[in-house]
Molecule: transfer RNA
Organism: Candidatus Pacearchaeota archaeon
């Protein structure tokens, strides 16, 4: 330099045009002598950044950024 992939909650990830979610973690309460386990409640997110298409974009298109892999 060329090509491909990934980027969504604190962490691991799902969601592929119309409700942003799961598990773990965390906070509060119940329980306990106390803690753990268990139960109940709680999402705290500019969906990497900017633009475009669309009535409507995490999702489609373009550019850029970061990381990973392959080729040279």
């Nucleotide at each position: 330099g060329g090509g491909a992939g990934u980027g969504u909650a604190g962490c691991u990830c799902a969601g592929g045009g119309g409700g942003a979610g799961a598990g773990c973690a965390c906070u509060a309460g119940a329980c306990u002598g106390a803690a753990g386990a268990u139960c109940u409640a709680g999402g705290u997110g500019u969906c990497g950044u900017g633009g475009g298409u669309u009535c409507a974009a995490a999702u489609c298109c373009c550019a850029c950024c970061a990381c990973u892999c392959c080729c040279a």